A computed fold for a 72-nucleotide RNA from a Chthonomonadaceae bacterium, annotated as transfer RNA. It matches the Rfam family "tRNA". Its family is annotated with triplet codon-amino acid adaptor activity in the Gene Ontology. It is annotated as a transfer RNA.

RNA sequence: GGGGCUAUCGGCUAGCGGUCAGGCCGCCGGGUUCUCAGCUCGGUAACCGGGGUUCGAUUCCCCGUAGCCCUA
Numbered sequence: 001g002g003g004g005c006u007a008u009c010g011g012c013u014a015g016c017g018g019u020c021a022g023g024c025c026g027c028c029g030g031g032u033u034c035u036c037a038g039c040u041c042g043g044u045a046a047c048c049g050g051g052g053u054u055c056g057a058u059u060c061c062c063c064g065u066a067g068c069c070c071u072a
Base pairs, nucleotide, nucleotide: 001071002070003069004068005067006066007065010025011024012023013022018055026044027043028042029041030040031039032038048064049063050062051061052060
């Protein structure tokens, strides 16, 4: 240099065009307990950036950025 794959809450991850973007862990608060842990209830917080297609995009297309792999 060429080719391919990936990018979602603090972390791991689901999502194959229309819903309040869901789950687990974490964190915060309530209950339970003499206290802690555990259990339980509630809350918290996310679509890498820019364009395009579409009535509508996290999802499809293009460019870029970052990471990984293959190749010269």